[in-house]
Order: sequence, then C1' cells, then structure tokens
RNA sequence: GUCGUCAACCGGGUGGUCGCGAUUCGCUUCACGCGAUUCGAGGAAAGUCCGGGCUCCAUUGGGCGCGCUGCCAGGUAAUGCCUGGGCGUCGGCGGCUCACGCCGUUCGAUGACGGAGAGUGCCACAGAAAACACACCGCCAACGGCUCGCUUGCGCGAGUGCGGGCAAGGGUGAAAAGGCGAGGUAAGAGCUCACCGCGCGAUUGGCAACAGUCGCGGCAUGGUAAACCCCAGCGGGAGCAAGGCCAAAUAGGCAGCGAGAGGUGCCCACCUCGAUCAAGACGCUGCGGGUAGGCUGCUGGAGGGCGCGGGCGACCGCGCUCCGAGAGGAAUGACCCCGGGACGGUUCGCCGUCCUACAGAACCCGGCUUACAGGUUGGCGACCGAA
RNA sequence: UGGGGCGUAGGUCAACUGGCAGACCGCCCGGCUGUUAACCGGGAAGUUGAUGGUUCGAGUCCAUCCGCCCCAG
Repeated sequence: GUCGUCAACCGGGUGGUCGCGAUUCGCUUCACGCGAUUCGAGGAAAGUCCGGGCUCCAUUGGGCGCGCUGCCAGGUAAUGCCUGGGCGUCGGCGGCUCACGCCGUUCGAUGACGGAGAGUGCCACAGAAAACACACCGCCAACGGCUCGCUUGCGCGAGUGCGGGCAAGGGUGAAAAGGCGAGGUAAGAGCUCACCGCGCGAUUGGCAACAGUCGCGGCAUGGUAAACCCCAGCGGGAGCAAGGCCAAAUAGGCAGCGAGAGGUGCCCACCUCGAUCAAGACGCUGCGGGUAGGCUGCUGGAGGGCGCGGGCGACCGCGCUCCGAGAGGAAUGACCCCGGGACGGUUCGCCGUCCUACAGAACCCGGCUUACAGGUUGGCGACCGAA
Repeated sequence: UGGGGCGUAGGUCAACUGGCAGACCGCCCGGCUGUUAACCGGGAAGUUGAUGGUUCGAGUCCAUCCGCCCCAG
C1' cells in the first nucleotide's frame, strides 16, 4: 500500500432563489391577511420486541394459578440491556510427540450457559437390545448332559455348543451401558491395578461462578426441559384516545315561581266560588351532570458538549457551558451552485456520464432488532513493496 | 394504542403428542362417443412466507423479519 474481517463514528453544505409549518412582534378593513424575526426529523424518528418515567384505577397480608427470565459479580430508574469474570466449543500462536493427540496462551471469535441423582412422557426406521438392559453373528469344553477311547476301579483323556457361561470383537443406529493399557480367565468382564473421566468428602485460593491439592467410591452416569415439569428470581391493571380544567345548542334530571271572581278583616291574613279524580302538561328563572367544542398534559430532560477526578470497564461524582420541532390527520420541499464517490477520455490543465442511501417526529426516555449509497478512524489476519 | 389469528400443489383445505407432506376441484395424457359433456384409467404439480436456531430428525418447537385478516377503544 491492497484486500478481508471486527469495532467505533459520520452520514452532505453556517451557499443562492422560491415555497411549506410554527413562535414572537408590528400593521390592518379585526375576517383573516400582509410584513419582519427566530426556529423546523433520525441514527435508526421504523418494528412496537423488552425495560422505565408520567397519569388514572385497584390495593391489609399471604398462598394458588399464569407469564417471562436463567453460569457468577457489578452497572443502572429499570431491563430479557451493558461491562468484567468463570466454564464449554472453535480458531490463531507456542511447546511436546514418529503420529494420533496432549499441554500452555496478557490473542481472537462464539454459547437461550440452572436442574435429566425429584417425577412423568418421547426416542421413527434399523438393530439382539433404546433404558429395572440385552444376545443375531461370535467367543468359551470351567460346570451338568451326551458320544467315543483308556482303565479292575476311583477316574482320566478326546469330541460335541444340548443345557450353560461371556460381552472382547463384528454388525445396526443420531445415540449401545465409562475410555485406554496391563494383569487375570475356560472365554471374558472394574474382576484387580495404573492413568484419564465421573461422583462424594476434606482442604486452599476467590465476594461468587469456579479453579488447585489430597483422600474415598469400582461406576450408582444414554439423549431430550426452544416436552411436561422442578428450583430460583421478577411481574397489580390500563394507557396521552392516560388524566386535569372550562363549557354551547338540543333532550332528560332537580328546585322555585306563574290563571280569574266575591266576601271577612286596620294590616299580615283567612273563607267561599270557579278548573281538575289525581298526576302532569305548558311558560319563565335558576342549579347540576354530561356531549360538541376549547384549553391543558407538551416537551428543560435519568438532556447535550467540554474539563477534572474515581473505577480494568459498563458507569459514577463535581465544575463550567448550551437550549435544539412540539400542531390539528399532521409543515420540514423543489431548482441551481458547490462538495463526495465510481467509470471512461485526456493535450495531465481538466472534461464527460452515472451514483449520492435507508427512511421520516405525534407524551417522553434507556435498550434490542431490522433497513442503509458512501466515507473516516482503530484492532486483527493475508499478500506485495521499501529501508 | 391494545389484543387475537393465519400463511401448505394453480384454487379450497387436511396432516394426532416432532417420525415417509396428502384430499377434493382444476390441469395434462389416454379410453369411451359421430362430437362435446359426464364417466373410466393414468400422470404431473410443494425450497410448507423468508432467514437462523433447538433436536438424531421441524409443516409442527424457539427467535427475528415479511405479508394478510379479525376484534376492542
């Protein structure tokens, strides 16, 4: 330098003209309109998959049920997110080995990584057997039986896989009941032993996950929990159409008032007639709930930038500084110029063509996931070149 | 905003507790018929929406994405 991969970041322009939405101010014919001013999408605003804030409702406490999460520790408002560590797997590098392989590693990637010694279920086909193991081929003459031979006899020897013993080897399968070596045996077998693996106990280090050492156990151990389940932890419900305030018209609700004539009486008032069985209807006034509608919630916040300090880190603390959309079915655009990239041409001055993404706020944040032209920086790997 | 369901052959649907993906209609070829339909015989047609994972094994289980439908306000 080129290519690949991983991670972090940026993701067109203080350019010009016209347009769109909003705040504030001014003018106005008080309808809006006009003018000025200052602002006007993102890293994902997306999917709505997690977690919170906020608001209302519910709520003595506990249990059952349901859902989610799942090595350990830390970070955080919280998380299924992030950071660090442990263990497993894969790769790189180094060492040992004839090799298979084993060991180490301040390296890299990756893991839905609790429990299959609580229980239940399932494991097609093939295969002897798929989970209280089993015997197709095979191996075995120790034992019993049978046959033959020898023997006076006790019995001895040979054969036979009938009974029986075995699970080393073959074969099946995704998976076969610890591995490997030696001893042992009729043949074999943790039957015995060494090493490895597994389990249990003690001890050392570590907050822990876990790791090391020592001892014991001959092995009690198939897979599957993204099958039911068990264990541990977490979760009250709804969502800005939450919620709060103001409040027409119309129709309900509640309350009050409301017709005429005569008589008695000083007035207040009382009596009689007139209408109705009664309730109501009707008219006016007031109150209350709620609808339309309006206002609010609404954007200054777990906020951004810089510096210092703490921490391996996620992150935290302190100081300074900045303010950056907040509407209603909803504005944020178009052209030109400049810039960036690729390809081609070149008189090396430049010229031409093409590309310039994904997408777009709707209460607000923290994550995850998905989409994305192009560019910058860094780590790692490969190749090439120079000193 | 909240909740639920679905995607399998050209069409409509099955597929049990994960174990060889099927049925009907349609299509193609042949037969029957003077011809067509009906009828009879045979056949083709599937990356089970996509990608990845769990598992010996996935249409089925899990995750992410894509598309469609329904319900409540």